This is a predicted structure of a 95-nucleotide RNA (c-di-GMP-I riboswitch aptamer) from Desulfitobacterium hafniense Y51. Model confidence (mean pLDDT): 75 of 100.

RNA sequence: UGAUGGUUGGAGCAAACUUUGUGAAAGCAAAGGACGCUAAAGCUAUGGGUCUAAGGCCGUCGCGCAAGACCGGCUAGGAUCGCCAGGCUACAAGU
Numbered sequence: 001u002g003a004u005g006g007u008u009g010g011a012g013c014a015a016a017c018u019u020u021g022u023g024a025a026a027g028c029a030a031a032g033g034a035c036g037c038u039a040a041a042g043c044u045a046u047g048g049g050u051c052u053a054a055g056g057c058c059g060u061c062g063c064g065c066a067a068g069a070c071c072g073g074c075u076a077g078g079a080u081c082g083c084c085a086g087g088c089u090a091c092a093a094g095u
Stems, first nucleotide, its partner, number of pairs: 003095002012037002017032006035082001042088003046085003049080003055075005061068001
């Protein structure tokens, strides 16, 4: 240096909740905090699932027409890798 290995050890990550910021929301970021995870709870929204629905479409209301608030339904180019699968990467000892 490469391969193998990853049981033990070191190390690492950080749910709920709180505060602040951000966002229409789901959520995300930082600090505190630990429910868990640890060979990938590292990275990646590619497929499925799930969450949200600003915008869009439809309906209700209203109306002479148009515009239009509220409400209801549908919808992802939003979100989640700590839901699953796939892809990429990956510590030391030991051999």
NCBI's taxonomy places the organism under Bacteria, Bacillati, Bacillota, Desulfitobacterium, Desulfitobacterium hafniense.
The model forms 95% of the base pairs in the Rfam consensus.
It matches the Rfam family "c-di-GMP-I riboswitch aptamer". Its family is annotated with cyclic-di-GMP binding in the Gene Ontology.